[in-house]
Molecule: glmS glucosamine-6-phosphate activated ribozyme aptamer
RNA sequence: GCCCGGAACCAAGCGCCAGAGCUGCCGUGCAGGGUAUGCUGACGAGGUGGAAGUGAUCGAAAAUUCGGCGGAUGCUUCCCGCCCGGCCGGACACGCGGGCGAAGGCGUUUCUACAAACCCUGCGGGAAACUGCAGGCACAGAAGGAAACGCAAUUGUGUCC
Numbered sequence: 001g002c003c004c005g006g007a008a009c010c011a012a013g014c015g016c017c018a019g020a021g022c023u024g025c026c027g028u029g030c031a032g033g034g035u036a037u038g039c040u041g042a043c044g045a046g047g048u049g050g051a052a053g054u055g056a057u058c059g060a061a062a063a064u065u066c067g068g069c070g071g072a073u074g075c076u077u078c079c080c081g082c083c084c085g086g087c088c089g090g091a092c093a094c095g096c097g098g099g100c101g102a103a104g105g106c107g108u109u110u111c112u113a114c115a116a117a118c119c120c121u122g123c124g125g126g127a128a129a130c131u132g133c134a135g136g137c138a139c140a141g142a143a144g145g146a147a148a149c150g151c152a153a154u155u156g157u158g159u160c161c
Base pairs, nucleotide, nucleotide: 014070015069016068017067019066020040021039022038023036024035025034026033043059044058045057049079050078051077052076053075054074080101081100082099083098084097085096089161090160091159092158093157094156105151106150107149108148109147110146111145112144119136120135121134122133123132124131125130
């Protein structure tokens, strides 16, 4: 490097590694270098109706969480389904305004809840770089919850009372 067979995994801060950094070995006067299918390469919170496009929220940490590839629940448009509101003498449907994908409008301000890594301790794997597990400790923001204030929807159309 190729072939055969088997097992496991099948995720969405997820998977991968050719740049980079690191370890061992080889080699070298030194440096550059070669080699191992070597090691590192995202910490949680939140998030999936369908299609297309784009290429993705929030903080914690600070070390490469760099750089890159692939993917992706983000965002935009359309479609589907649904909710709320306005209109109305009243009810329903369509249209209108706004939103949602299982929730009940949006904006601003204030208040509020919530994490893991990190760190410490212990037990493992590896010659090393490094890595697995358990326990302990603390701390976010966004989405969410609460309050106050403010805001959108053209005369509508149809059926029925």